This is a predicted structure of an 87-nucleotide RNA (c-di-GMP-I riboswitch aptamer) from Paenibacillus oceani.
The coordinates come from a structure-prediction model, not an experiment, and the mean pLDDT is 88.
Rfam family: c-di-GMP-I riboswitch aptamer. Gene Ontology term of the family: cyclic-di-GMP binding.
The sequence was found by an Rfam model in a public genome assembly.
RNA sequence: AUACGAUAAUAGCAAACUUGCCGAAAGGCAAGGACGCAAAGCUAUAGGGCCUUAUUGACACCGUCAAAUGGCAGCCUGGCCGCCGAA
Numbered sequence: 001a002u003a004c005g006a007u008a009a010u011a012g013c014a015a016a017c018u019u020g021c022c023g024a025a026a027g028g029c030a031a032g033g034a035c036g037c038a039a040a041g042c043u044a045u046a047g048g049g050c051c052u053u054a055u056u057g058a059c060a061c062c063g064u065c066a067a068a069u070g071g072c073a074g075c076c077u078g079g080c081c082g083c084c085g086a087a
Base pairs, nucleotide, nucleotide: 004085005084012037013036017032018031019030020029021028022027035074041080042079043078046077047076048075049072050071051070055067056066057065058064059063
């Protein structure tokens, strides 16, 4: 240095749920809270997947269906960057 990742050390993040705010929703942000995480750091204009349907279109229409330009990095792969060091 590369790979790898411990019943090590030091630090870190924070699921569900609750409250407030934003949003059409999915979801996000803040506070509380910890299920977990060695990248649970960044990247959604790298690819796949998933969620939502404001809006648009279709159906002949109080609705249903389809489609992101809206989201998810704590779904997978890739890319970038990073702490520690037993086997």